This is a predicted structure of a 73-nucleotide RNA (transfer RNA) from Apilactobacillus xinyiensis.
Rfam family: tRNA. About the family: Transfer RNA (tRNA) molecules are approximately 80 nucleotides in length.
Lineage of the source: Bacteria > Bacillati > Bacillota > Bacilli > Apilactobacillus.

RNA sequence: GCUGACUUAGCUCAGUUGGUAGAGCAUCUGUCUUGUAAACAGAAGGUCGAUGGUUCAAUUCCAUCAGUCAGCA
Numbered sequence: 001g002c003u004g005a006c007u008u009a010g011c012u013c014a015g016u017u018g019g020u021a022g023a024g025c026a027u028c029u030g031u032c033u034u035g036u037a038a039a040c041a042g043a044a045g046g047u048c049g050a051u052g053g054u055u056c057a058a059u060u061c062c063a064u065c066a067g068u069c070a071g072c073a
Stems, first nucleotide, its partner, number of pairs: 001072007010025004019056001027043005049065005
């Protein structure tokens, strides 16, 4: 330099042919226990990497940029 994949909650990841954003773990609160852990119940946590475009409507489609990884040279 060229090509491809990925970027969503604190962490690991779903979300598929566009229509009000989710799970597990972690965190917090409550119940239980002499106490802790475990278990059970509940809560909080996200301008979906950035900027534009298409559309009535974009995490999803398109373009550019940034970052990570891999392959080729």